[in-house]
This is a predicted structure of a 90-nucleotide RNA (c-di-GMP-I riboswitch aptamer) from Paenibacillus lycopersici. Its mean pLDDT, the model's own confidence on a scale to 100, is 86.
RNA sequence: CUAUGACAAGGGCAAACCAUUUGGAAACAAUGGGGCGCAAAGCCAUGGCCUAAGGUAUCCAUGCGAUACGAUGGCAGCAAGGCUGCCGAG
Repeated sequence: CUAUGACAAGGGCAAACCAUUUGGAAACAAUGGGGCGCAAAGCCAUGGCCUAAGGUAUCCAUGCGAUACGAUGGCAGCAAGGCUGCCGAG
């Protein structure tokens, strides 16, 4: 230095859930609490997944209606990949 990951050390992040006279149509995000877990659960949207406002089509009881399609909106704790990174048993 590279690979690797220990009944090591110092630490880190933070699931579900709750609160918010925070944002958003929603998914979700932010803050605080919380702690399921994670050796990259650090960053990045290729695939996949979630939502469907605007839009398009159809229907009808013609409405702030219903259904379907569909990211330009999200999820990095779904997979793959790229970049960066603490420690030092073997």